[in-house]
Context: one part of a larger RNA
RNA sequence: UGACGGGGGCCCGCACGAGCGGUGGAGCAUGUGGUUUAAUUCGAUGCAAAGCGAAGAACCUUACCAGUGCUUGACAUGCCGCAAAUCCUCUUAAAAGAGAGGAACGCCUUCGGGAACGCGGACACAGGUGCUGCAUGGCUGUCGUCAGCUCGUGUCGUAAGGUGUUGUGUUAAGACUCGCAACGAGGGAAACCCUUGUGUUUAGUUGACACCAUUGAGUGUGGAACCCUGAACAGACUGUUGGUGAUAAGCCGGAGGAAGGUGAGGAUGACGUCAAGUCAUCAUGCCCCUUAUGCCCUGGGCGACACACGUGCUACAAUGGGUGGGACAAAGGGUUGCGAUCCCGCGAGGGUGAGCUAACUCCAAAAACCUGUCCUCGGUUCAGAUUGUAGGCUGCAACUCGCCUUCAUGUAGCUAGAAUCACUAGUAAUCGUCGGUCAGCCAUACGGCGGUGAAUUCAUUCCCGGGCCUUGUACA
Numbered sequence: 001u002g003a004c005g006g007g008g009g010c011c012c013g014c015a016c017g018a019g020c021g022g023u024g025g026a027g028c029a030u031g032u033g034g035u036u037u038a039a040u041u042c043g044a045u046g047c048a049a050a051g052c053g054a055a056g057a058a059c060c061u062u063a064c065c066a067g068u069g070c071u072u073g074a075c076a077u078g079c080c081g082c083a084a085a086u087c088c089u090c091u092u093a094a095a096a097g098a099g100a101g102g103a104a105c106g107c108c109u110u111c112g113g114g115a116a117c118g119c120g121g122a123c124a125c126a127g128g129u130g131c132u133g134c135a136u137g138g139c140u141g142u143c144g145u146c147a148g149c150u151c152g153u154g155u156c157g158u159a160a161g162g163u164g165u166u167g168u169g170u171u172a173a174g175a176c177u178c179g180c181a182a183c184g185a186g187g188g189a190a191a192c193c194c195u196u197g198u199g200u201u202u203a204g205u206u207g208a209c210a211c212c213a214u215u216g217a218g219u220g221u222g223g224a225a226c227c228c229u230g231a232a233c234a235g236a237c238u239g240u241u242g243g244u245g246a247u248a249a250g251c252c253g254g255a256g257g258a259a260g261g262u263g264a265g266g267a268u269g270a271c272g273u274c275a276a277g278u279c280a281u282c283a284u285g286c287c288c289c290u291u292a293u294g295c296c297c298u299g300g301g302c303g304a305c306a307c308a309c310g311u312g313c314u315a316c317a318a319u320g321g322g323u324g325g326g327a328c329a330a331a332g333g334g335u336u337g338c339g340a341u342c343c344c345g346c347g348a349g350g351g352u353g354a355g356c357u358a359a360c361u362c363c364a365a366a367a368a369c370c371u372g373u374c375c376u377c378g379g380u381u382c383a384g385a386u387u388g389u390a391g392g393c394u395g396c397a398a399c400u401c402g403c404c405u406u407c408a409u410g411u412a413g414c415u416a417g418a419a420u421c422a423c424u425a426g427u428a429a430u431c432g433u434c435g436g437u438c439a440g441c442c443a444u445a446c447g448g449c450g451g452u453g454a455a456u457u458c459a460u461u462c463c464c465g466g467g468c469c470u471u472g473u474a475c476a
Stems, first nucleotide, its partner, number of pairs: 001476002003473003007470007015460001019423001021421003026314008034305002042053002064300004069295002073125001077124002079121004087101001088099004107114002127289002130287001132285001136283002138278003141274001143272001149186005154163003167178001169176001193266004198234007237260001240254005303442001321375002323372004332363003337356002342351003382413001387408002390405004429452007
């Protein structure tokens, strides 16, 4: 100087407390461990692994296993030779192999040849998701959006080092104020950036419709007020007022205001820590394989199942279930696409195919909600697992191993032990909706979007994590 202490002081955080809803019990989905297996490819392992890499494993993917094959190779460059391409048949599980016929023709040309593509040959080499993340780059997690981390000069100390950065008050903040052997500065904090909340100006098509006329319908004309969309500005700064404070920084209350004290949300992550994670995104040193640890293909596996753990979905119901009618979003996506309308089907869906490269058209029905009527005091008209039957769709192919529909079947489950998690406001809870990946989909995941919309916060004694000062130490 640090680190540590069941030392002390001050302070903060959904850290506790208060409240609310979960997990832990049930069924299923999914990931992991274990076990099994020819293989169940690999990685991730307290917080910070486990709906994680994977924004989508039937083949492919695919790295694993079995089997059949290839050896300058699936891919790259260099050399030589031949030759455009291509089409058809047979064998094979396929890769691949064998055969046959036809045409000798594409581009440029200085007619020598050249470029591209294909085949063959020899060698340099290719190739490796093989090893080491404890050889590395890059990227990432974490403490933590915590308020800290440092430097120059000066000065103090023999020196390691100290000071500044400590003290007072205050702040979300090493943000600020005053004081001080310090004076300044840098990275971080804040601000600058994006979205959202109010208004003005401007622009009105594909959007909107107050007035006038008009219609089945903002549908047509007119008009540019409103909504909305885009652009440019304004606006919030403790600016103002009272109190308090040290006459400071600030804090508390008020006014005005759409918004008030960082308005709300996001992006943004200091010096460093964990030899944290990743050699399987990529790159890369060393080592290893080179008729195989490389490459092609068919089939299987990654989907196994006594069990254990994590994350979720659906429930256990009457604030509910079934049924008829009615209403209100936002944000997205669409040409190998979204697909209206009409017809067929109980339905998934099929046929038809208007419109749309989209404020124009389509996906598209929002659902909780409101309302009418009916059923139901109960393992039920709750719940939906499992299984059977018959179908639909995607795709070369749905057995292993897809999703959806109809009818039938109707398991466990009556609110869950110890324990444990999230959340402070348009939040929790609840309701639907869209997207990426994608032929299809195992999505209940992930990422957005809006609808309805709470309770509680007395307070810092305690648990956990963190910051500053101080003290002790047989630790470095």
About this RNA:
RNAcentral holds the full RNA, with entries from SILVA. Predicted 3D model of a 476-nucleotide part of an RNA (small-subunit ribosomal RNA, 3' major domain) from Allium sativum.